Molecule: c-di-GMP-I riboswitch aptamer
Organism: Armatimonadota bacterium
RNA sequence: CCCAGACAAAGGCACGACGGAGGCGACUCCGAUCACGCAAAGCCACGGAUCUCAAGAAGACAGCCGGGUUGCCUGA
Numbered sequence: 001c002c003c004a005g006a007c008a009a010a011g012g013c014a015c016g017a018c019g020g021a022g023g024c025g026a027c028u029c030c031g032a033u034c035a036c037g038c039a040a041a042g043c044c045a046c047g048g049a050u051c052u053c054a055a056g057a058a059g060a061c062a063g064c065c066g067g068g069u070u071g072c073c074u075g076a
Stems, first nucleotide, its partner, number of pairs: 003075003012038002016034002018031005036063001042069003046066003050060003
């Protein structure tokens, strides 16, 4: 460096519920608690799917799939 995620270890992120805020909306952000789960459930809207709309080559979504890119540990 490539590959793998078996066995560990240290950690990480948080489905959803609840409160607040933003947005026409999908949805997003913040918060104490809980934690469905995740080896990239870190980041990117490039392709597809799905969703929204005030229907525009517009918007949402990365924890839907694919792709790109960065990274911790270990080596069955």